[in-house]
Model confidence (mean pLDDT): 81 of 100. The RNA shown here (transfer RNA) has 72 nucleotides and comes from Methanosphaera sp. rholeuAM74. Its Rfam family is "tRNA". It is annotated as a transfer RNA. From the family's description: Transfer RNA (tRNA) molecules are approximately 80 nucleotides in length.

RNA sequence: AGUCCUUUAGGGUAGUGGCAAUCCUACGAGACUCUGGAUCUUGUGACGGCGGUUCGACUCCGCCAAGGACUA
Numbered sequence: 001a002g003u004c005c006u007u008u009a010g011g012g013u014a015g016u017g018g019c020a021a022u023c024c025u026a027c028g029a030g031a032c033u034c035u036g037g038a039u040c041u042u043g044u045g046a047c048g049g050c051g052g053u054u055c056g057a058c059u060c061c062g063c064c065a066a067g068g069a070c071u072a
Stems, first nucleotide, its partner, number of pairs: 001071007010025003018055001026044006048064005
């Protein structure tokens, strides 16, 4: 320098153009318990950035950024 892949709550993860963006964990509150743990209920919190396409974008396209693999 080139090609390809990945990027979603604090951490991990699903998501075939229209879902209230899924689940686990974490954290807050409550129930239970003598206390703690476990369990149950409930809440908080995310689409890397900028543009484009579209009635509508996490999803498709371009560029940029970060990380990874390969080639030279």
RNAcentral holds the sequence, with entries from ENA and Rfam.